[in-house]
Context: one part of a larger RNA
């Protein structure tokens, strides 16, 4: 000087306790094990792996497998000989390639001859390529403990000395946050603030919105600071309580992650040392696989029903996206969808919110509850839906009647619930993931336990 302690002391934190709604059961749906395979490519593994690698695999992606090709090579830069590039028709073939033909001679400098750029094609060889191997050689990024309140210097002091003091102690704080003390006085990097959003008001502006004011939009300001007033407290720090205020004590929320810990995670995003491969561990085509299937676990969706289900009516959003593209209105179609092509480079056009509420039925049943499975018959997307797409619409209508032991989230516009919208994208296996707004509760005035954290000894 640290770590630990089923050691103390004192603090926090959806940690527990107090409440809601949940997972563990069911079917699916997604990912990981595992077996399986020619392959089912790789990586991630308590917390910190497992709807993660924005990873939404029909080809392509594609790294794996089988089959056919190619060896200065799919790609980069030198050199040498020719030719403009280009484009189409053909023939063989699964395709990658192999043959054959036909059009064509651009650009810049020059009278012209010729050079030159950029492509192609043959040749030689320096080389190119490697998602091969090491994350335990490394940068760069990241996860975590923890948005936890800590972690250091510098100069003085104390100690042989390691090293201590400073950072402790009484109080106080979300906080090493301040105030008091004090052999220490002071600083850095954390904390807070400066940053962004929303919540009031105000001033200009302002079309596409609006009859106007106004909402909105866009730039500038104001406002909040324990500033006033009581009480307590050391005449402090800051606690309790009220005023006025849209808003009160850090108003909400995001961005922001000290010193380091895990030789943590990534050579497959990227960059890179070293090792290793060069007629292949490199590159090109066609098909397969990454979609198997006894099983086992992680995330979820959907229901088990009357706070419900069906049919009709009838109202109210916010934030997006859109020209290779959104895609009105009319028509046709039971429906997915088809014709159509008005408007829109968008506050102008497209793009129906849904629960809710109203009326009517079903009455507790494996049902008008639940929707998996299965058969027919289609629509779109795209060379191309057989392996292995979504969607429609006719039929089938399976398990589930609330789920051991365990476990998980959350303190307000939150949790529940209930739709909308993007990105990725031909199309989709989105029920995901990030955004968006609509209804809208319940509980805790506690710190003995559990978990994890900090100080002190």
């Nucleotide at each position: 000087a640290g770590a630990c302690g089923g050691g103390g002391a004192c603090c926090c934190a959806c940690a527990c306790a107090a409440g809601c709604a949940g997972u563990g059961g069911a079917u699916c749906a997604c990912g990981u094990g595992g077996u399986u395979u020619a392959a089912u490519u790789c990586g991630a593994c308590a917390a910190u792996a497992a709807a993660c690698g924005g990873g939404g695999a029909a080809c392509c992606u594609u790294a794996c497998c089988c089959a056919g090709g190619c060896u200065u090579g799919a790609c980069a830069u030198c050199c040498u000989a020719g030719g403009a590039a280009u484009a189409c028709u053909u023939u063989a073939g699964a395709g990658a390639u192999a043959g054959a033909g036909u059009a064509g001679u651009g650009c810049u400098c020059g009278c012209a001859a010729g050079a030159g750029a950029a492509c192609c094609u043959a040749g030689a060889g320096a080389c190119a390529g490697g998602u091969g191997c090491u994350g335990c050689a490394u940068g760069g990024u990241u996860g975590u403990c923890g948005u936890c309140a800590g972690c250091u210097c510098g100069u003085g002091c104390c100690u042989u000395g390691a090293g201590g003091u400073g950072u402790u102690c009484g109080g106080u704080u979300a906080a090493g946050u301040c105030c008091g003390u004090u052999a220490a006085c002071g600083a850095g990097c954390g904390c807070a603030a400066c940053c962004c959003a929303u919540g009031u008001c105000c001033u200009u502006a302002g079309u596409u919105a609006c009859a106007a004011u106004g909402u909105c939009u866009a730039a500038g300001g104001a406002g909040a600071c324990u500033g006033c007033c009581c009480u307590g407290g050391u005449u402090a720090a800051c606690a309790g309580g009220g005023a006025g205020g849209a808003a009160g004590g850090u108003g909400u929320g995001g961005a922001u992650g000290a010193c380091g810990u895990c030789a943590a995670a990534u050579c497959a995003g990227c960059a890179u040392g070293g090792c290793u491969u060069u007629u292949a561990c490199g590159u090109c085509u066609g098909g397969g696989g990454c979609u198997a299937c006894a099983c086992a676990c992680a995330u979820g969706a959907u229901a088990c029903a009357a706070u419900g289900g069906u049919a009709u009516g009838u109202a109210c959003a916010g934030a997006g996206a859109g020209u290779a593209u959104u895609g009105a209105a009319a028509u046709c179609g039971c429906g997915a969808g088809a014709u159509g092509g008005a408007a829109g480079u968008a506050a102008u056009c497209u793009u129906u919110a849904a629960a809710a509420c109203a009326u009517a039925u079903c009455u507790c049943a494996g049902u008008c509850c639940g929707g998996a499975u299965u058969g027919g018959a289609g629509u779109c997307u795209g060379c191309a839906a057989c392996u292995c797409g979504a969607c429609u619409c006719c039929a089938u209508g399976a398990a589930g009647u609330u789920g051991g032991a365990a476990u998980u989230g959350c303190u307000a516009g939150u949790a529940a619930u209930c739709g909308u919208a993007a990105a990725u994208c031909a199309g989709a296996u989105a029920u995901g993931u990030u955004a968006c707004g609509g209804u809208g509760a319940a509980u805790a005035u506690g710190u003995u336990c559990c978990u994890g954290g900090g100080u002190c000894u």
This is a predicted structure of a 457-nucleotide part of an RNA (small-subunit ribosomal RNA, 3' major domain) from an uncultured bacterium.
RNAcentral holds the full RNA, with entries from ENA and SILVA.
The prediction has a mean pLDDT of 82.
It matches the Rfam family "Bacterial small subunit ribosomal RNA".